[in-house]
Context: one part of a larger RNA
RNA sequence: CGCUCGUGAAGGAACUCGGCAAAUUAACCCCGUAACUUCGGGAAAAGGGGUGCCCCCGCUGGUGCAAGCCGGCAGGGGCCGCAGAGAAAUGGGUCUAGCGACUGUUUACUAAAAACACAGGUCUGUGCGAACACGUAAGUGGAAGUAUACAGACUGACGCCUGCCCGGUGCCGGUAGGUUAAGGAAGAGGGUUAGCCGAAAGGUGAAGCUCGCAACCGAAGCCCCGGUAAACGGCGGCCGUAACUAUGACGGUCCUAAGGUAGCGAAGUUCCUUGUCGGGUAAGUUCCGACCUGCAUGAAUGGCGUAACGACUGGACCACUGUCUCCACGAGCGACUCG
Repeated sequence: CGCUCGUGAAGGAACUCGGCAAAUUAACCCCGUAACUUCGGGAAAAGGGGUGCCCCCGCUGGUGCAAGCCGGCAGGGGCCGCAGAGAAAUGGGUCUAGCGACUGUUUACUAAAAACACAGGUCUGUGCGAACACGUAAGUGGAAGUAUACAGACUGACGCCUGCCCGGUGCCGGUAGGUUAAGGAAGAGGGUUAGCCGAAAGGUGAAGCUCGCAACCGAAGCCCCGGUAAACGGCGGCCGUAACUAUGACGGUCCUAAGGUAGCGAAGUUCCUUGUCGGGUAAGUUCCGACCUGCAUGAAUGGCGUAACGACUGGACCACUGUCUCCACGAGCGACUCG
């Protein structure tokens, strides 16, 4: 000096990102327990008191024929120590906010969480040889189930709710018209040539064969017409206006598919920003309550609340402490010296 422990004057979080770590608390009995609440809870809330041993008396349980043995409760008297749950083991507590309802699950080896799951909610598909999934197929799962079922997606207990937009994209429905493939095909054309013409060169040229062209007929799809947002998604600007000022219920105008309703709001979202005011502190970029100017909230990518729960995250307080002021001493094991 390191590791693991022990003790500590006075102070008591001044330490630090943060009370991290340590300390406090602790068992059983009795008393006593608030807000809030989904009436279950919150609760071991909080906060107090008791606990050993000896003697006496009373009541009482079990067992036994009984004597007795094994217990329990209450009262009285006494004894000892610093200390009686005499060791070990064995909750620190309270207030307040955020997130997630909850018990669960997870990154085997840096993350346990506000992430995942979850009951519950909604939408969509599926009539059974179901949809869907695996497989080339046979076949199998779904299911020895049958719409109170199964599959897919989103949301995530509960309470109060969940506004407006279908123009775009998707999905569903529709079929008159437009567009439209393979395929079919009228027709016209090219090549070839029996024949015909020509002295020849060559010209013309039916059928057949052949080469491409092609009117017209030809589904779904797309265009088109509707529906649909707990489908993907979206949810404005400028100017003026009230008898102080300020503000603007009101008016005008432009644009849009429609211009953000309720609620919440400097938020896990606020740039400016340590916004402003209030609370808490002697002092508070954090915290809590408000305000609303929301850079860039907002309703199942759910909105706002919420008892209970949490090795979650922020703030405050009590208790307690070597975390600190500020370190000291001790123990064991190392290191070190000698061997």
This is a predicted structure of a 339-nucleotide part of an RNA (large-subunit ribosomal RNA, domain IV) from a metagenome. The prediction has a mean pLDDT of 89.